Description:
The RNA shown here (THF (Tetrahydrofolate) riboswitch aptamer) has 94 nucleotides. It was read from a public genome assembly, where an Rfam model found it. Rfam family: THF (Tetrahydrofolate) riboswitch aptamer. Rfam links the family to the GO term tetrahydrofolate metabolic process. Rfam's curators write: Tetrahydrofolate (THF) riboswitch was first reported for Ames et al. as an RNA motif in 5' untranslated (5'-UTR)regions of folate transport and biosynthesis genes in Firmicutes genomes. The model forms 94% of the base pairs in the Rfam consensus. Model confidence (mean pLDDT): 79 of 100.
[in-house]
């Protein structure tokens, strides 16, 4: 020098534990901020602040507190699978 490969953010599925069901959360729009393979850069994506619009599935048991079964484009953890454009670095071979 050449060839091949691993690793981010995160996504999906399953399971556990929660939250909501007196509607938060999720999703949508506008503006701003942030983190993103080991380094640099960058954006599709991700997180987040403010504002706006939209908007839901309850049922059963109990005297009651509550409990159970559901429901939510619900949170989170574990596991599995998937998973950086460019340059350099890393691993293997040459």
């Nucleotide at each position: 020098g050449g060839u091949a490969g691993a690793g981010u953010a995160a996504a999906u599925a399953u399971u556990g534990c929660g939250c909501g069901u007196g509607a938060a959360g999720u999703g949508c729009c506008a503006c701003g901020g942030g983190a993103u393979g080991g380094g640099a850069u960058g954006u599709a994506g991700c997180c987040u602040g403010u504002g706006g619009a939209c908007g839901a599935a309850a049922g059963u048991u109990c005297a009651u507190u509550a409990a159970c079964u559901g429901c939510g484009g619900u949170g989170u953890a574990a596991u599995a699978u998937u998973g950086c454009g460019u340059c350099c670095a890393c691993u293997a071979c040459u």